[in-house]
RNA sequence: UGUUCCUGCAUGGGAGAGAUUGGUUCGCCAACGCCGAAGGAGCAACCGCCUCGGAAACUCUCAGGCAAACGGACCAUGCGGGAUUU
Numbered sequence: 001u002g003u004u005c006c007u008g009c010a011u012g013g014g015a016g017a018g019a020u021u022g023g024u025u026c027g028c029c030a031a032c033g034c035c036g037a038a039g040g041a042g043c044a045a046c047c048g049c050c051u052c053g054g055a056a057a058c059u060c061u062c063a064g065g066c067a068a069a070c071g072g073a074c075c076a077u078g079c080g081g082g083a084u085u086u
Stems, first nucleotide, its partner, number of pairs: 002085001004083010018032001020031004033066003039062001040060003046054003
């Protein structure tokens, strides 16, 4: 100095699905319908140091969500930290 990966902060991008119905002491409660991109669980290609461990945006919908806002997996850029290898 470069590669790849993890991670903190900042900025930008970022989908889906009832502003549903009834009740209410306005805190919420109940009913039906729906979504998949916090988190969680399941299956598994595959990977590794292979009696073991890791592992999807697939599946489930427990949790969460269904105007806007907030949140939001993930992506990009910048400034740091760590690992790896040259």

The RNA shown here (Glycine riboswitch aptamer) has 86 nucleotides and comes from an Alphaproteobacteria bacterium. The sequence was found by an Rfam model in a public genome assembly. Rfam family: Glycine riboswitch aptamer. Gene Ontology term of the family: glycine biosynthetic process. Its mean pLDDT, the model's own confidence on a scale to 100, is 81.